[in-house]
RNA sequence: AUCUUAUCAAGAAAGGCGGAGGGUUUUGGCCCUGUGAAGCCUUGGCAACCCAUAUUACAUUCACUCUGUAGUAUGAAGGUGCCAAUUCCAUCCUGAUUGUACUAAAACUGCAACGGGGAAGAUAAGUC
Numbered sequence: 001a002u003c004u005u006a007u008c009a010a011g012a013a014a015g016g017c018g019g020a021g022g023g024u025u026u027u028g029g030c031c032c033u034g035u036g037a038a039g040c041c042u043u044g045g046c047a048a049c050c051c052a053u054a055u056u057a058c059a060u061u062c063a064c065u066c067u068g069u070a071g072u073a074u075g076a077a078g079g080u081g082c083c084a085a086u087u088c089c090a091u092c093c094u095g096a097u098u099g100u101a102c103u104a105a106a107a108c109u110g111c112a113a114c115g116g117g118g119a120a121g122a123u124a125a126g127u128c
Base pairs, nucleotide, nucleotide: 003126004125005124006123007122008121013043014042015041016040017039021032022031023030027090028089029088044083045082046081049079050078051075052074053073054072055071056070057069058068059067087120092117093116094115095114097113098112099111100110101109
């Protein structure tokens, strides 16, 4: 770096070095930051993707075991990951939803709220 699948509303910080940025990219907002950003190191922690044990269903089998797939419970030694704010929010599409402006009233349309999807991204497992 390619592709596939799953997840992304929860959770978890101290110290040392370091010195001005950081929150993925565009744009807008809103935040964090000399009471010390990014980055690196140490220690601690969170979670449970891989993992371990038990177990259920199905497949396989004449049948059982093994194995495979899907689920459930428990665990945390090891491989990753993570430890401000929903992936900080929006951005693109959408709604027999709600409110509001326009109107005589409505429809259309605009705006706001709330919801659904996508794109992009992150992480894991597999893959080239």